[in-house]
Context: one part of a larger RNA
C1' cells in the first nucleotide's frame, strides 16, 4: 500500500458497495414451478341464473353460465437459484477442426392433413389399511394410444452420370426396390391458434486435436482393455466406449522433454502490489466446470443420468395401531452446532427477465426494493468573522514575577449545511388491455385517448426559530511528527527492532502541554 477481515476505544448524517472465509455439520416452519377450460370427460369449491318445496330467507335440485378441486392431455419443470466436496484433468485457457454429430421452442420456404379401431384415468358400486397407499368390478372422452391409406427433396440398398477434396469419402442428379406422417380447437363456416413431412437458418449443445495451466524425484519404473488390428455390438456421432478372435513378456503403450505414485486446489476475465518483470490471490460480478444426505443405477424427454423426479443400498432423523411407512435448506429467509466471525422466519410482481396461456391474466424468496452491520469506498457535518483585562483556573520555572493552555473562553455581530416541525411532492411507465379513428377490410398496422408504482409520502423543493442536535482514537528515547513535572525505585511495568526502569526514568504509571489521523483511531492475522 491492500483485505469477504476479527478484536479494543469511540461514533452524527448520506450516497454506493459487501455480509458463514469455521462443519458439502444437522435442520423446526413457511415459501422459492407451475400453467393452459381456445385438447378432453367432467362439476368438488364459489358466484349467477332457472325451477321445486315452504317456516319468505333457508333447503333442495338442474353444468345453463361466469369458473374450477382433482383426473387424463399439452407445454414447462434440463432455464433461473446454491455451493466448491470432488476434480492436477481436454477441466479450464487459447487457437483449430468433425467429410464423424444433435438441437424442444423460433424464423424462411414446399407440400399435406384420408378411413377407421380399442382402451384408459376421472366419475359410480365395493374391499384391504392405522396411515402412506391400494386392490377389484362396471361404465366412459380426447390435440392420449394404435391400425390402415397417401407421400418427395426423408430414410435404407442397389446401378448410373458430373463435380470435388483430405484417406475412408463428399457433393447435384437419374433410375429401381424397400420403408415412415398428421389433430384438431375456434365469440362458428371463416381470420386465427395448433398439427405432419421435409430443406436451409438461427440458437444451443456434443466430439476430437495444437500449445498452455501446482509441489515433491527424501515418489523412477509403470500398464493387462493395458497397446494395436480384424469383426461385431452400442452411441446423435468418431473411439477400447464394450465384447469376441490376433499380435505383443528380449519387437506393445508411457517414461528424466519427469511416467506411475503422493500431497495441494475447482479454472478463467480479473483482485492486490510493483516504475516495470516478477510475486500473491480467484470474495462480490461475469464465462465453463463438477456436485446436490452417501453410493449406484436408469426411464422420462428435443435436452438429464435430473437441487425441490424415480429406483435401490449405507448412514442419519421422524410417524407408527409393531404390521408397515415418511424425509433431504450447497434456493430465500430462519434454528441450533462450530467459530474471533458475518444480517430479516420482511414488501412487490411496479419495471427487467422466464414459464404456461390466442388474450385477460396466472406462477416467478429470479429480479427489484425494503430491514440490520462504521464491514469497505466516496461526500457531508459538528460552525463563521471579530474580540487582550492577553480574564479565572490548571500546569511549568531562574517564582512580589514570568511562560503556556491562548483569540482558545466569556463577549458582539453573522450564518443555518445537518437535526427538528410544518407544507408541496417525483421520475423511473414504455406496452398489454379497453374505447375511438384511419388504411387493406369480422382481423392486421398505425395515431390519439384512457389504465398501471413495491419502494413510498420516499428521493428532491420551500418555509419557520435556534449556535442551536454532533469528537474520538493513537502518540509523544532513536527509527518517527510531537516534552516537561509528579510518583515508582531492575519494582511495577513497556517494547515492532535497538533497547527502557537498580533514587532526578522526554522509554514505566498520572498530569499538563504536543503530534498524527479522525467519525474514526489503534492492535492483531495474511498478501505485495
Nucleotide at each position: 500500500g491492500a483485505u469477504a477481515a476479527a478484536c479494543g476505544c469511540u461514533a452524527g448524517c448520506g450516497g454506493c458497495a459487501g455480509g458463514c472465509c469455521u462443519a458439502a455439520c444437522a435442520c423446526a416452519u413457511g415459501c422459492a414451478a407451475g400453467u393452459c377450460g381456445a385438447g378432453g370427460g367432467g362439476u368438488a369449491a364459489c358466484a349467477g341464473g332457472g325451477g321445486a318445496g315452504c317456516u319468505u330467507g333457508c333447503u333442495u335440485c338442474c353444468g345453463c353460465u361466469g369458473a374450477c378441486g382433482a383426473c387424463c392431455g399439452g407445454c414447462g419443470c434440463a432455464c433461473g437459484g446454491g455451493u466448491g466436496a470432488g476434480u492436477a484433468a481436454c477441466g479450464c485457457g487459447u487457437a483449430u477442426g468433425c467429410a464423424a454429430c444433435c438441437u424442444a421452442c423460433c424464423c424462411a420456404u414446399a407440400a399435406c392433413a384420408u378411413a377407421g379401431g380399442g382402451a384408459u384415468a376421472g366419475c359410480c358400486c365395493g374391499g384391504a389399511g392405522a396411515a402412506a397407499u391400494u386392490c377389484g368390478g362396471a361404465u366412459u372422452a380426447a390435440u392420449a394410444c394404435c391400425u390402415g391409406a397417401u407421400a418427395u427433396u426423408g430414410u435404407a440398398u442397389a446401378u448410373u452420370u458430373g463435380a470435388g477434396g483430405c484417406a475412408u469419402c463428399u457433393u447435384a442428379g437419374a433410375u429401381a426396390u424397400a420403408u415412415g406422417a398428421a389433430a384438431g380447437c375456434g365469440a362458428a363456416u371463416g381470420a386465427g391458434c395448433g398439427g405432419u413431412u421435409a430443406u436451409g437458418g438461427a440458437u444451443g449443445g456434443g466430439c476430437a486435436u495444437g500449445c498452455g495451466u501446482g509441489c515433491c524425484a527424501u515418489u523412477a519404473g509403470u500398464u493387462u482393455g493395458u497397446u494395436g488390428g480384424u469383426g461385431a455390438g452400442g452411441u446423435a456421432a468418431c473411439g477400447g466406449c464394450u465384447c469376441a478372435c490376433c499380435a505383443a513378456a528380449u519387437u506393445g503403450g508411457c517414461g528424466a522433454u519427469g511416467a506411475u505414485g503422493g500431497c495441494u486446489a475447482g479454472g478463467g476475465g480479473g483482485u492486490c502490489u510493483u516504475a516495470a518483470a516478477g510475486g500473491a490471490u480467484g470474495g462480490u460480478c461475469c464465462c465453463c466446470c463438477a456436485c446436490a444426505u452417501u453410493g449406484g443405477u436408469a426411464c422420462u424427454g428435443a435436452g438429464a443420468c435430473a437441487c425441490g423426479g424415480a429406483c435401490c443400498a449405507g448412514a442419519c432423523u421422524c410417524c407408527u395401531a409393531c404390521g408397515g411407512g415418511a424425509g433431504g435448506c450447497a434456493g430465500c429467509a430462519g434454528u441450533g452446532a462450530g467459530g474471533a466471525a458475518u444480517a430479516u422466519u420482511g414488501g412487490u410482481c411496479a419495471a427487467u427477465g422466464g414459464g404456461c396461456g390466442c388474450a385477460a391474466g396466472c406462477c416467478u424468496g429470479a429480479a427489484c426494493c425494503a430491514g440490520c452491520c462504521a464491514u469497505g469506498c466516496c461526500g457531508c457535518g459538528u460552525g463563521c468573522a471579530g474580540g487582550a483585562a492577553g480574564a479565572c483556573g490548571g500546569c511549568c520555572c531562574u517564582a512580589u514575577g514570568g511562560g503556556u493552555u491562548g483569540u482558545a473562553a466569556a463577549c458582539u455581530g453573522c450564518u443555518u449545511u445537518u437535526a427538528u416541525a410544518c407544507g408541496g411532492g417525483a421520475a423511473g411507465a414504455a406496452a398489454c388491455g379497453u374505447g375511438a379513428a384511419u388504411a387493406c377490410g369480422u382481423g392486421u398496422a398505425u395515431u390519439c385517448a384512457u389504465u398501471u408504482g413495491a419502494c413510498g409520502g420516499u428521493a428532491c423543493c420551500g418555509u419557520a426559530a435556534g449556535a442551536a442536535u454532533a469528537a474520538g482514537c493513537a502518540u509523544c528515547g532513536g527509527c518517527u511528527a510531537a516534552c516537561u513535572c509528579c510518583g515508582u525505585g531492575c519494582c511495577a511495568g513497556c517494547a515492532g527492532c535497538c533497547g527502557c526502569g537498580g533514587u532526578a526514568a522526554u522509554a514505566c504509571g498520572g498530569a499538563g502541554g504536543a503530534u498524527g489521523c479522525a467519525a474514526g483511531c489503534g492492535u492483531u492475522a495474511u498478501c505485495c